Predicted 3D model of a 330-nucleotide part of an RNA (large-subunit ribosomal RNA, domain IV) from a wastewater metagenome. Rfam family: Bacterial large subunit ribosomal RNA. The RNAcentral record of the full RNA draws on SILVA.

[in-house]
Context: one part of a larger RNA
RNA sequence: ACCUCUCUAAGGAACUCGGCACAUUAGCCCCGUAACUUCGGGAAAAGGGGUGCUCUGAGCAAUCAGAGCCACAGUAAAUUGCGUUUACCGACUGUUUAACAAAAACACAGCUCUCUGCUAAGUCGUUAAGACGAAGUAUAGGGAGUGACACGUGACCAAUGCGGAAAGAUCAAGGUGACUUGUUAGCCGCAAGGCGAAGCUCGGAGCCAAAGUCCCCGUGAAUGUCGGCCGUAACUAUAACGGUCCUAAGGUAGCGAAAUUCCUUGUCGGGUAAGUUCCGACCUGCACGAAUCGUGUAACGAGUGAACGACUGUCUCGGAGAGGAUCUCG
Repeated sequence: ACCUCUCUAAGGAACUCGGCACAUUAGCCCCGUAACUUCGGGAAAAGGGGUGCUCUGAGCAAUCAGAGCCACAGUAAAUUGCGUUUACCGACUGUUUAACAAAAACACAGCUCUCUGCUAAGUCGUUAAGACGAAGUAUAGGGAGUGACACGUGACCAAUGCGGAAAGAUCAAGGUGACUUGUUAGCCGCAAGGCGAAGCUCGGAGCCAAAGUCCCCGUGAAUGUCGGCCGUAACUAUAACGGUCCUAAGGUAGCGAAAUUCCUUGUCGGGUAAGUUCCGACCUGCACGAAUCGUGUAACGAGUGAACGACUGUCUCGGAGAGGAUCUCG
């Protein structure tokens, strides 16, 4: 020097990415307890006081009252909450990467859309039998999204998807089939050859002909999308207002330098002696935005950020000690 502990003057987070780790607190009784709130909570909030033993009295007793005794210390050892404020995320209890991640991820109750009328849809299975769904029947079952609760959930159907309708256009195999190719019984011819029925055969116009697609309508808690330029008010600035181009329509409410803001340590205010973090505002939103939900929200969280009190060897800055392990010598 290493491991596990104990103590440490003065200071008390100056350590550090960060109070990580340590320390503090702690049981029981009495008093007392805020904002906020879904009225249940918050709450053991916070913050105070007491606590042993003996005797006497009261009482059935638990226990209470008085008097006294000892100790540094009476939950005397052990077991045994640190607390407060604030913001974000997720409502909550729960689940998860067995062995680097426990979370803001997943799930969840609730909400919405959609499919399914029973031999249901959907799923497994060899296009099967059969089974699940279900010994259920739309207050049921399957799929998808969102995720308690409160208040809300805007515009666009042009594209993509889905649904509907059937007027028209397009359109396959197939059917029908005018016409047509070849062959040849036969006929004509001296011959070469010509004509050539039926059948078979090579093709085949036109007509009939489904879904789909085009076309039309609808549909957003379907996939999605939600502009630009210029001018204008009696200081300046800004623009309620006007013009113009484009679009399917141009982002509504709410929120906003945000788990989203590049410039950026934006600007102002607060907290500090000093604050790239934090909180409150502003809005110039590079590139928020409404069930890939928006904004709030009591309670909850081994979640994340910030601050304060208490506390401490985290540190200034080290030191002393105990046990263990190891090395050298014996």